[in-house]
Context: one part of a larger RNA
RNA sequence: GGCGUAUGGUGGAUGCCUUGGCACCGAGAGCCGAUGAAGGACGUUGGAGCCUGCGAUAAGCCCCGGUUAGUUGGCAACCGAGCGUUUGACCCGGGGAUGUCCGAAUGGGGAAACCCAGCACCAGUCAUGUGGUGUUACCUCCGCCUGAAUGUAUAGGGCGGUUGGAGGGAACGUCGGGAAGUGAAACAUCUCAGUACCGACAGGAAGAGAAAACAAUAGUGAUUCCGAGAGUAGUGGCGAGCGAAAUCGGAAGAGGCUAAACCUCAUGUGUGUGAUACCCGGCAGGGGUUGCAUGUGGGGGGUUGUGGGGCCGUUUCGUGUCUGUUCUGCCGAGCAGGCGCAUUCGCGCAUUGGUGAAGUCGAAGUCAGUUGGAAAGCUGUGCCGUAGUGGGUGAGAGUCCCGUAGACGUAAGCUGUGUGUGGGUGUGGAAGCGGUACCCGAGUAGCACGCUACUCCUGGAAUGGCGUGUGAAUCUGGCGGGACCACCCGUUAAGCCUAAAUACUCCUCGGUGACCGAUAGCGGACAAGUACCGUGAGGGAAAGGUGAAAAGUACCCCUGGCGGGGAGUGAAAUAGUACCUGAAACCAUACGCCUACAAUCCGUCAGAGCCCUUUGGGGUGAUGGCGUGCCUUUUGAAGAAUGAGCCUGCGAGUUUGCGUUGCGUUGCGAGGUUAACCCGUGUGGGGUAGCCGUAGCGAAAGCGAGUCUGAAUAGGGCGACUGAGUAGCGUGAUCAAGACCCGAAGCGGAGUGAUCUAUCCAUGGGCAGGUUGAAGCGCCGGUAAGACGGCGUGGAGGACCGAACCCACUUAGGUUGAAAACUGAGGGGAUGACCUGUGGAUAGGGGUGAAAGGCCAAUCAAACUCCGUGAUAGCUGGUUCUCCCCGAAAUGCAUUUAGGUGCAGCGUUGCGUGUUUCUUGCCGGAGGUAGAGCACUGGAUAGCCGAUGGGCCCGACCAGGUUACUGACGUUAGCCAAACUCCGAAUGCCGGUAAGUGAGAGCGCAGCAGUGAGACUGCGGGGGAUAAGCUUCGUAGUCGAGAGGGAAACAGCCCAGACCAUCAGCUAAGGCCCCUAAGCGGUGACUAAGUGGAAAAGGAUGUGGAGUCGCAUAAACAACCAGGAGGUUGGCUUGGAAGCAGCCACCCUUGAAAGAGUGCGUAAUAGCUCACUGGUCAAGUGAUUCCGCGCCGACAAUGUAGCGGGGCUCAAGUCAUCCGCCGAAGCUAUGGCAUUCACGCGUGUACUAAGCCUUCGUGGUUCAGGUGCGUGGAUGGGUAGGGGAGCGUCGUGCCGCGAGUGAAGCGCCGGAGUGAUCCAGGUGUGGACGCGGCACGAGUGAGAAUGCAGGCAUGAGUAGCGAAUGAAGAGUGAGAAACUCUUCCGCCGAAUGAUCAAGGGUUCCAGGGUCAAGCUAAUCUGCCCUGGGUAAGUCGGGACCUAAGGCGAGGCCGACAGGCGUAGUCGAUGGACAACCAGUUGAUAUUCUGGUACCGGCAAAGUAGCGCCCAUGACGAGCCCGGUGAUGCUAACCACCCGCCGCGUUGCUUACUUCUCCUUCGGGAGCGGGGGUGACGCUUAGCGUGGGACCCUCACCGGUAGUAGUCAAGCGAUGGGGUGACGCAGGAAGGUAGUCCAACCACACCGAUGGUUGUGUGUGGCCAAGCAUGUAGGGCGAGUGGUAGGCAAAUCCGCCACUCAUGAUGCCUGAGAUGUGAUGGGGACCCGUUUGGGGAAGUGGAUGAUCCUAUGCUGUCGAGAAAAACCUCUAGCGAGCUAUGCGCCGCCCGUACCCCAAACCGACACAGGUGAUCAGGUAGAGAAUACCAAGGCGAUC
Repeated sequence: GGCGUAUGGUGGAUGCCUUGGCACCGAGAGCCGAUGAAGGACGUUGGAGCCUGCGAUAAGCCCCGGUUAGUUGGCAACCGAGCGUUUGACCCGGGGAUGUCCGAAUGGGGAAACCCAGCACCAGUCAUGUGGUGUUACCUCCGCCUGAAUGUAUAGGGCGGUUGGAGGGAACGUCGGGAAGUGAAACAUCUCAGUACCGACAGGAAGAGAAAACAAUAGUGAUUCCGAGAGUAGUGGCGAGCGAAAUCGGAAGAGGCUAAACCUCAUGUGUGUGAUACCCGGCAGGGGUUGCAUGUGGGGGGUUGUGGGGCCGUUUCGUGUCUGUUCUGCCGAGCAGGCGCAUUCGCGCAUUGGUGAAGUCGAAGUCAGUUGGAAAGCUGUGCCGUAGUGGGUGAGAGUCCCGUAGACGUAAGCUGUGUGUGGGUGUGGAAGCGGUACCCGAGUAGCACGCUACUCCUGGAAUGGCGUGUGAAUCUGGCGGGACCACCCGUUAAGCCUAAAUACUCCUCGGUGACCGAUAGCGGACAAGUACCGUGAGGGAAAGGUGAAAAGUACCCCUGGCGGGGAGUGAAAUAGUACCUGAAACCAUACGCCUACAAUCCGUCAGAGCCCUUUGGGGUGAUGGCGUGCCUUUUGAAGAAUGAGCCUGCGAGUUUGCGUUGCGUUGCGAGGUUAACCCGUGUGGGGUAGCCGUAGCGAAAGCGAGUCUGAAUAGGGCGACUGAGUAGCGUGAUCAAGACCCGAAGCGGAGUGAUCUAUCCAUGGGCAGGUUGAAGCGCCGGUAAGACGGCGUGGAGGACCGAACCCACUUAGGUUGAAAACUGAGGGGAUGACCUGUGGAUAGGGGUGAAAGGCCAAUCAAACUCCGUGAUAGCUGGUUCUCCCCGAAAUGCAUUUAGGUGCAGCGUUGCGUGUUUCUUGCCGGAGGUAGAGCACUGGAUAGCCGAUGGGCCCGACCAGGUUACUGACGUUAGCCAAACUCCGAAUGCCGGUAAGUGAGAGCGCAGCAGUGAGACUGCGGGGGAUAAGCUUCGUAGUCGAGAGGGAAACAGCCCAGACCAUCAGCUAAGGCCCCUAAGCGGUGACUAAGUGGAAAAGGAUGUGGAGUCGCAUAAACAACCAGGAGGUUGGCUUGGAAGCAGCCACCCUUGAAAGAGUGCGUAAUAGCUCACUGGUCAAGUGAUUCCGCGCCGACAAUGUAGCGGGGCUCAAGUCAUCCGCCGAAGCUAUGGCAUUCACGCGUGUACUAAGCCUUCGUGGUUCAGGUGCGUGGAUGGGUAGGGGAGCGUCGUGCCGCGAGUGAAGCGCCGGAGUGAUCCAGGUGUGGACGCGGCACGAGUGAGAAUGCAGGCAUGAGUAGCGAAUGAAGAGUGAGAAACUCUUCCGCCGAAUGAUCAAGGGUUCCAGGGUCAAGCUAAUCUGCCCUGGGUAAGUCGGGACCUAAGGCGAGGCCGACAGGCGUAGUCGAUGGACAACCAGUUGAUAUUCUGGUACCGGCAAAGUAGCGCCCAUGACGAGCCCGGUGAUGCUAACCACCCGCCGCGUUGCUUACUUCUCCUUCGGGAGCGGGGGUGACGCUUAGCGUGGGACCCUCACCGGUAGUAGUCAAGCGAUGGGGUGACGCAGGAAGGUAGUCCAACCACACCGAUGGUUGUGUGUGGCCAAGCAUGUAGGGCGAGUGGUAGGCAAAUCCGCCACUCAUGAUGCCUGAGAUGUGAUGGGGACCCGUUUGGGGAAGUGGAUGAUCCUAUGCUGUCGAGAAAAACCUCUAGCGAGCUAUGCGCCGCCCGUACCCCAAACCGACACAGGUGAUCAGGUAGAGAAUACCAAGGCGAUC
């Protein structure tokens, strides 16, 4: 160390329990609020905290009622102090009182729970300050007053009143706006969906509602809701989907009121007459503005669609009475009032009516025995019951307690009845007939266009609604009946109200549950919307159990404590506040066996030894054989592909619809069945609206056992010949729903965020030091004058160097960090487009952006939060007990399809059919592949022939010749083809027939699937490279889904298909030397390479066999000896070329033989060779072809490593052959299980259906099938998948049973079953419930989902312990490296010191403690406990002001919500504003104390002053009177012009007319009169123009009269003016703080080692505000008059004019200094130590700021807040006022402590971040740097 057993620890599963939840049912209630809600904050008990209650009257106060002996709420005791006991406490119920502050919040403000006011009254003070009570918002409405432009009026304003509004609330409701994910396999119309969400508003319900409705020739009769109609009619990219109505059955049931016509009254306006109209009507009289039209208001009338009403006439019925009145009389009528009658409402009283709060009564054993700690258990024996629901009591209680059934009871309220009284209304109509045509809802209906709701998506689109435009009619009218028209029918719009049936449940009471039982059930059984996280919206836990009773361990011992051992309590303490039971992981201890040469998916088979034993067996396991975990996904996983650290618990095919369809089963059956709803306590009984079936055919009309087509009676199609359905329940599948579970990125809606960051706005702050030297100016030079130059001065700059500050370029470290971006060393900018504080603005398709898609809270190509939402996911993962039977696919077609899906194929189950299937033989067929061929189509080689064409020669033409040119056709020979075939198999396919087989064969119908990624091997092909473990087809096999044997190991290869058992046998592939079962078997060969036991082209004199061709005793082959010559260096070429660079030729001679040369070689020669020849030797030698086996070719990484290893050579290799044997889950043998088939037997005869009989009865009978037993045959691998049968868990019903003599659960042992599992068993623990059978119902079975929660491991006693110096002694203590003290040492020192702001919120101080926190220890602490601590007129903020910005009465805009904004009101980071020094505490100080001041207010006496009065002074009218009299007017009159009317003369004309004449009888002519019109003359009225007085009068003078009167204290605006009031840069000066020195002063000292009484050494040589003085410096014109501006006024300001002055004499400002403050304080030092006491000197010099003068001065361009305070001016107020003064008053909040950090922001006691102020010494330019001071630290191993 492994296994086992035992005992423990840890941990909190399991069992049991329940105070808490969940879902419903029945009732109730359905609002609260300015009389202050909902919801909160803060308080409140004698004692801290939380919950509950309550509100300064504070766990309560008062009254009434009930009930009672105790009580002061709960956690929750303890102590204290009370109240009460029949004179009634506490408690319960009803009513009242009080009710802080916030909140609609409402006096104003505001950062909710705070601050600040006005008025009235009260308290108090001498008075102010102060306190209390009440009241004071806005809008609407009502009344009154006032009152613009503008006369009346209105708008507006003011006052009063208002039980009007405002805000909150779970769902339900109505309305205004209104998405997207999704579905459509994409998407846009469509869908989701008028959903989510936002907004407005209402009620207990809301909405709708009494037909301008439906319908269809018949009818109904408001609305709403339920069941059907019906998933129908329709609609719809006619896709997905959406989806009515009539009508029928039910619930409930209810109808009313107006507008108009007409009458009348009142009133406004318009108009009109003069007695006609009018005065109720008639008659008669009388009156005198009464009329008419129209508008408004009131009353009557009227309300309908068989149209109604009005008006007129008429008829009928009916209508109480009295009085008064309508100008008078009569008749009639009207009006008012009284009584009566009718109706309605309110109030009072009564009630021995009901309901109703707290509440009351309420039967029967504490009987006996027994077990036990305890009885309610068991045994025995009683009793009650209109009560045996339930809970409690020491275990199961009708009879013990509370209750329960039943009965009783009252206050308020509600309700019923009776009665009395009062008020309102009505008191006159109803009906018929006839007439008339007055009324019957207007910017309406309709129409056009644009939308929208309806089933209806614009369609042929009716109907309803909205917007824009246009625009009727009045019953002889209008609307509808699905375009429209006609007929017919229905109805009467444009006004209003209306209960019930219906929806919902924040809430109250009662009840129920085949709902949960602490990972469940609400998130929440407990301090839970808590802790905690986040800026915020928002998110959001964990955590139950001692015991019957605390009886919670007195006392002793060990220990610092914790803890433990005894003792004691208890039934039990292994029930000891870490507490019931107490599983597993994990960690230990003891014992038994085993283990240190061994390779192990950890088991299994065999098994020696050892130990124990109840003798049955158990534990361990040396050694050997075999053996690559599980899941998922895959063609294929041990895979080095996924997932899991381990254990425990939780964790996934469910539910709804009386959907659809199949199967099983049950009821009824040509029928079956109800739905809503009703009755009933309930089982149940009704309810026939509807649905399915009983009949089909047709597109339909329609017809019908037929019908359709058709001319048809034909033919044909589909049907009929009889037939089974229907309704429940269970189950398979499917549809709609989230639909098996988990999982997106995203889309949309509504909100929350600019404490980070981006930009902007407002207001403040910061930048050591050094350098350079622009413009300008001065002087000099220069010029005609300039320009220009030089020297100074000057101090500019997105200038330079460089700290603070800001940034982040380089490099190193860090990378489970010190840090979720830092550190070290360098780097860049550093007066600027600079950096920074505080407050504010901009918000998500939006902002902001010197622009990187950067930033918008550690998140950004669209933030965060919640919601739609369980979005969707053709994708991945996961999906939980057993056994039995069968068992695939990875193919075809289609697909925005290729990893998905549909149909088909293949599987399964049931039913039907019954050999139809398959195999073989025979017979008969079709075909064009392999092969072959070249006859076609093409390709293609060679020879011969040689047409045609070309070249050359010749050529007048015609010809001709020639040709290494081309080369058809033909011919000979040899070829090629998937898209060639004159030919042409094998196999396969089709048909027939015979036989065999008859098998989980075939076929049909129906339910349910899965599969549609395939892989390899052989064969036949395509692609590729006749590459691939490649790809793609066909065909067969295997794997897939297949185990076993072989191939060493090895899905796809070979053999072979596993039901189970056996220590039996035979074989297959393959093997038989050993590993390793079986032959080192037989015979004959080959191989020498370990070939066997990898490989090619190519190579080789390997070897064996079979051939062919040469040479050879006439001497071959090889070896050795010798020759290998001459012409000639052949010619050419070349610089040279001699056999041997190259070209050409390659002859001759000698000879046995010798090339114009086979190689080597030279510059070229030379030289060495070869061919060839002779000799020596003596027997075979050479070439070539084929076959068998070998050899070389042959190089990779840890180590042989290419037989599996050892090893093997006449093999243990190879070839041939023969005989044996081994070898599998194959086959056989024996036994057993299951399925299926066949046969046989048996049965009560039970069920079903069919046939027959029948007396028609639920009758009788027969056969088939199912359930049982036996025999025989066959079968039993299995993924996806189909089918069947079971086990187990939780609960319910019925029937039974067990349990303190010990249930469940948990541990161990034993036994049973094929298994899931079980117990006829035992034992320990445990201490109260549990189980069996038959049915039923499910939140029903876990190993995996990077699952969820908890616990425990591993890594591992490992990494780390977060910048930095400690040492010694002493103390305390149980204990000291770290605590305290001391002595040294070290560090920081522009900080690691000191003080503030923000932020934090007690961390501050003291005493005590050491469980946790502290990266270790701790006696210590920013930790824990207890107690204490923050003192203000002057500091900061408010009671003062305003900026950016916010809010915002009225107002404007906007679907709503809301947005903007005036007057106002808030809002500091700014303006204004009065105190200093010293001391003191453990902890506070400008706050306390001492001293000395200042500010505001109140204020007695006294004093002083200015006023009023008096006096005086200045200014100074008017009316009136007198006078002068500009200018203006016109009268009379004068001049001029025009000239009505009238008269006279005359012309023209005439539709009138008298008379006369003519006439064609139509008329014409003429005279006169009248009318019209023109001309001339006369006459003048009158008008106009010009001139023209008096009177009056502006003005002036005088008088009245210097008369009346005015001015002259003080305060003083919410008004006017001034001031307040402002940038940046720069240099110089004066001072001060500070610092330094000192020989001067004071005090102390005289030395450890030489010196040291000396110019020795050391230390110290001060103090504020205030008051007084007013220096350096800086600034400054004064006066008078006028005046139209400053919203009124002004003496003020502005403007204008004039005079004086241009000096600093003067005025204003102003540091510092001096004096005082200070006879005080402090002070080195001395004395004493416990707080304490005393106290010297206080001078001189140097240096010197970034501070003050100074918001100054100078320069400059980018031209640099507002308001209040303050000064002044008047308006106004005003008879008193001011100064001094004893004195008095002065409110609210903050104030501790940290504050560059251990207390803030960063999860931490975190190397990061964080604004302002102070600024010592030496060196130095310096705030750099180095070392020091004051002071602070030594950094938690």
Large-subunit ribosomal RNA, half A from Nocardioides limicola, 1837 nucleotides, folded computationally. Its mean pLDDT, the model's own confidence on a scale to 100, is 81. Rfam family: Bacterial large subunit ribosomal RNA. Rfam links the family to the GO terms ribosome and structural constituent of ribosome.